[in-house]
This record gives sequence, C1' cells and structure tokens, in this order.
RNA sequence: CUUCGGUUGGGGUAAACCCGGCGAAAGCCGGGGGCGCCAAAGCCAUGGGUCUAAAGCCGUCAGGAGCGGCAAUGAUCGCCAGGCUGCAAGG
Repeated sequence: CUUCGGUUGGGGUAAACCCGGCGAAAGCCGGGGGCGCCAAAGCCAUGGGUCUAAAGCCGUCAGGAGCGGCAAUGAUCGCCAGGCUGCAAGG
C1' cells in the first nucleotide's frame, strides 16, 4: 500500500418519549433521553416504496365557508435498491 474483516476494545450514531423552536401537515432543528445500529444508522431523494396535502384541480352548495376526492413541488437514506466517501483491533 492492497485485500479480508464487527468475535472483542476504543469510539461513533441515536428510536420512543419530554422540553423549546420551525412547518398546513408529514416531518425537521436544538437540549434531555437511549430503542437500536456500526462499515456505513456517514453523505446524495436517482429508481421503487411509504407518509403528508398547504397551493392547485374536481365534486358537493345558488354562491361562500365547510366537507369529500385527486395529486408532490413537501418528507423519509433508522424502508429497499443504486451512487459517492470512508475509521480499524486482528488476519
């Protein structure tokens, strides 16, 4: 240097829930917390999945409001695939 490699150590990350903030919502951010995960539970919404539906369109209504339906441009990488990066006890 390359490759294998999570049995073990150091270490990293952080579910539910609580508090504060943002958001229409899904959800996200900060603090606490710790279910799990670790070669990618690191990063990227490219494909599929899932969640949400403010604006929009359609229906209902005389009309408005309300309600119902459709539908990402919203969200999720701790759902899967793909891409990029990449620590190391030990062999």
Record summary: The RNA shown here (c-di-GMP-I riboswitch aptamer) has 91 nucleotides and comes from an Armatimonadota bacterium. It was read from a public genome assembly, where an Rfam model found it. The model forms 95% of the base pairs in the Rfam consensus. Model confidence (mean pLDDT): 78 of 100. The source organism's lineage runs through Bacteria, Bacillati and Armatimonadota.